[in-house]
RNA sequence: GGAGUCGGCUAGACAGUCGCUGUGCCUUCGGGCAUGGAGGAAAGUCCGGGCUCCAUAGGGCAGGGUGCCAGGUAACACCUGGGAGGCGCGAGUCUAUGGAAAGUGCCACAGAAAAUACACCGCCUACGUACCCGGCUUAACGGCCGGGUGCCGGUAAGGGUGAAAUGGUGCGGUAAGAGCGCACCGCGCGUCUGGCAACAGACGUGGCAGGGAAAACCCCACCUGGAGCAAGACCAAAUAGGGGAACGUUACGUGUGGCCCACACGGUUCCCGGGUAGGUCGCUUGAGGCGCACGGUGACGGGCGUCCCAGAUGAAUGACUGUCCACGACAGAACCCGGCUUAUCGGCCGACUCCUUUC
Numbered sequence: 001g002g003a004g005u006c007g008g009c010u011a012g013a014c015a016g017u018c019g020c021u022g023u024g025c026c027u028u029c030g031g032g033c034a035u036g037g038a039g040g041a042a043a044g045u046c047c048g049g050g051c052u053c054c055a056u057a058g059g060g061c062a063g064g065g066u067g068c069c070a071g072g073u074a075a076c077a078c079c080u081g082g083g084a085g086g087c088g089c090g091a092g093u094c095u096a097u098g099g100a101a102a103g104u105g106c107c108a109c110a111g112a113a114a115a116u117a118c119a120c121c122g123c124c125u126a127c128g129u130a131c132c133c134g135g136c137u138u139a140a141c142g143g144c145c146g147g148g149u150g151c152c153g154g155u156a157a158g159g160g161u162g163a164a165a166u167g168g169u170g171c172g173g174u175a176a177g178a179g180c181g182c183a184c185c186g187c188g189c190g191u192c193u194g195g196c197a198a199c200a201g202a203c204g205u206g207g208c209a210g211g212g213a214a215a216a217c218c219c220c221a222c223c224u225g226g227a228g229c230a231a232g233a234c235c236a237a238a239u240a241g242g243g244g245a246a247c248g249u250u251a252c253g254u255g256u257g258g259c260c261c262a263c264a265c266g267g268u269u270c271c272c273g274g275g276u277a278g279g280u281c282g283c284u285u286g287a288g289g290c291g292c293a294c295g296g297u298g299a300c301g302g303g304c305g306u307c308c309c310a311g312a313u314g315a316a317u318g319a320c321u322g323u324c325c326a327c328g329a330c331a332g333a334a335c336c337c338g339g340c341u342u343a344u345c346g347g348c349c350g351a352c353u354c355c356u357u358u359c
Base pairs, nucleotide, nucleotide: 001355002354003353004352005351006350007349008348009347010346012324013323014322015321016320017319018318020037021036022035023034024033025032026031039330043341044340046339047338048337049336050335051228052227053226054225063224064223065222066221067220068082069081070080071079072078083097084095085094086093087092098219099218103217104216106212107211115166120159121158122155123154124153128151129150130149131148132147133146134145135144136143137142167185168184169183170182171181172180186208187206188205189204190203191202192201193200194199232281233280234279235278242272243271244270245269246268247267252266253265254264255263256262288307289306290305291304292303294301295300325328
C1' cells in the first nucleotide's frame, strides 16, 4: 500500500420566530413563567418474563415446546465459554448437533439392486456337465490328454445408475475375485489417563457388525394451566327499569264487556342494590440510566456514588427563516422489561488476519 474478518459508536449541527403537549409555580382565570417531550430499531408481534383477572388439593395422562456439554439470567427458542462436524491459507464463520439392532412408515427418477440386499454389462471356467475338434491308445465299444463353445455356477475388483450402493488405499492371494490374509487409515468394543461434562488421547482387541432420513410417526430427558392494559380496580349521574317499606284507597284514568256490577293495571314519598354515559387509578422509579473501582476467560454479578429521562386518550413531539457541512436513510411511543428477526443515506473508532513492498 492492497484485500478482508470481527466488534462498537453516530443517525445533520447551530441560532432565531411561531405553535402543540405532560408537570410545577403564579394568576386579574384571559393567561404567564420555568422545565420535560420518540428509536436504534419505537417496527414484525416471533420467543421469554413482570403485572392483572379467571381456573386450580396433590399427582398423572393427553396436548404443546425444547434437544451436544457447562455456565449466565427473573426467564427464554436468548447470551457466554467449551466440544464435535462443515467451509475458509487465515482472522473467523455456520450447524434443531439426543436415539435409526424398541416398533411402524418413507427413500421420486435412474438403476440389477434403495434394505430379508442384489447381479445388467463385465471378469473367471479351478470343480461338475453337454456337444465339437485335435492327439495318443484299443480289433471295436471305450478310455486318457489338450483346446473350443455352452449350461450349471463363481465373483462384487472394474463399468454403468443415483442425493445415497454394504469401510478406504496398497501389497499379497486367487481360475477370477473378495477383510480371504497383512500394513496403514477409518470404525465398533474394552481398559486406563485428562476433563465437572460434552469429549479427547493412549493401549488392547474385533475383520467390520442391518445405508439414509427422527424439521416422518415414535422413544428418551427436561419444561409447560388459560386469557390479556379493550387486563383489571374504584367513584358514579340523567332517563328507564328492578327490590323493599310507609302512605293513600275505589275518587280518577285505561282495558275486558252491548251496559251495570265486577275484575285487572296505573299512584305518592323514602330507602336499597346492579348497570350505562362520564371521571379516577392502573401509567411509568424501573430485573432503570451514567460514572468509578472489584470478582470472573466471558455472558454476568455484587459494591459505592450520582441522575429522574414522554405518558397522551382524538391522542403532543411540528412549521418557517438564516448560516455551515460530508447534503441527511429506515422509520414514529400507547402497560412495562429482556431477547430475536427484519428495514436503514452516510460517517467514525478499535482489535485482528492474509498478500506485496521498503527500512

The RNA shown here (Bacterial RNase P class A) has 359 nucleotides and comes from Candidatus Muproteobacteria bacterium RBG_19FT_COMBO_61_10. It is recorded under the gene name rnpB. Rfam family: Bacterial RNase P class A. From the family's description: Ribonuclease P (RNase P) is a ubiquitous endoribonuclease, found in archaea, bacteria and eukarya as well as chloroplasts and mitochondria. The family's RNA type in Rfam is ribozyme. RNAcentral holds the sequence, with entries from ENA. Its mean pLDDT, the model's own confidence on a scale to 100, is 76.